């Protein structure tokens, strides 16, 4: 330098163009003599950045940045 894959809550992952979901973690409550476990509830991501297409974009297209991998 080129090809491919990826970038989404604190972390790890979903979401084949239509309200962004689950687990762990976090907070509150119930349960306990207390902790753990269990149960119930809650907060938290405008989806890496900038454009484009579309009635509508995390998703499709273009450019950029970053990471991984392969080639040189």
């Nucleotide at each position: 330098g080129g090809g491919c894959u990826g970038g989404u809550g604190g972390c790890a992952u979903a979401a084949c163009g239509g309200c962004a979901a689950c687990g762990c973690g976090c907070c509150c409550g119930c349960u306990u003599g207390g902790c753990u476990u269990g149960c119930g509830g809650g907060a938290g991501a405008c989806u890496c950045c900038g454009g484009g297409u579309u009635c509508a974009a995390a998703u499709c297209c273009c450019g950029g940045c970053c990471a991984g991998u392969c080639c040189a």